[in-house]
């Protein structure tokens, strides 16, 4: 230097031929239960979906260009 691939809750990740509230599991906070944990249930907070541009009536999803992290080539 060139190619690919990934970036969504605190953490590991799904998701979407672009549309009607962006989700799980752990964690994390109230209740219940129980002598008291732990366990299990109810419920709750917690997200600029890497940044910026574009294209669209509409973008997390499409391009496109920077950041970062891996992997390969030289």
């Nucleotide at each position: 230097g060139g190619g690919c691939g990934g970036c969504u809750a605190g953490c590991u990740c799904a998701g979407u031929u672009g549309g009607u509230u962006a989700g799980a599991g752990c964690g994390c906070g109230u209740c219940a239960c129980u002598g008291a944990u732990a366990a299990u249930g109810a419920c709750g907070a917690g997200g600029u979906c890497a940044u910026a541009g574009g294209u669209u009536c509409a973008a997390u999803u499409c391009c496109u260009a920077u950041g970062c992290c891996g992997c390969c080539c030289a």